The RNA shown here (transfer RNA) has 71 nucleotides and comes from a Minisyncoccota bacterium. It matches the Rfam family "tRNA". The family's RNA type in Rfam is transfer RNA. Its family is annotated with triplet codon-amino acid adaptor activity in the Gene Ontology. From the family's description: Transfer RNA (tRNA) molecules are approximately 80 nucleotides in length. NCBI's taxonomy places the organism under Bacteria, Bacillati, Minisyncoccota. The coordinates come from a structure-prediction model, not an experiment, and the mean pLDDT is 84. The RNAcentral record of the sequence draws on ENA.
[in-house]
This record gives sequence, structure tokens and C1' cells, in this order.
RNA sequence: GGGGACUUAGUUUAACGGCAAAACUGCGGUCUCCAAAACCGCUGAUAGGGGUUCAAUUCCCUUAGUCCCCG
Repeated sequence: GGGGACUUAGUUUAACGGCAAAACUGCGGUCUCCAAAACCGCUGAUAGGGGUUCAAUUCCCUUAGUCCCCG
């Protein structure tokens, strides 16, 4: 320099173009002499910017980042 994949919660993963889901973590509670475990509940996210569409995590463009391949 050329080509490709990926980017969603603190972490790991889901999501036919139509209400963003779960597990773990964190917080609160129940239980316990105390704690752990277990159970119940709560908080929290679509990398940035544009475009298409009635509607975008999803389709298109661009930028940034991570990774892979070729030279």
C1' cells in the first nucleotide's frame, strides 16, 4: 500500500427493518448469630457522524478503533 472481519450494559453474548433480551458483576431485600450459597427485586448499552425508510442494532456511505490475510 491492497483486501477482509468485527465494534450492543462494567464483562461475555443475543436480537425477521417494528417494545434492545439474557448470564455474570454491582446495588437493595429475604434467609443466617455473622458470612457464603440460594431466592426476590433494581440499575445500566447499540463506537462517532451522515444517508435511505413511516420506522434502523439491522440496509448504504464515511471516520475512528481492534483483529486477520496479501504485498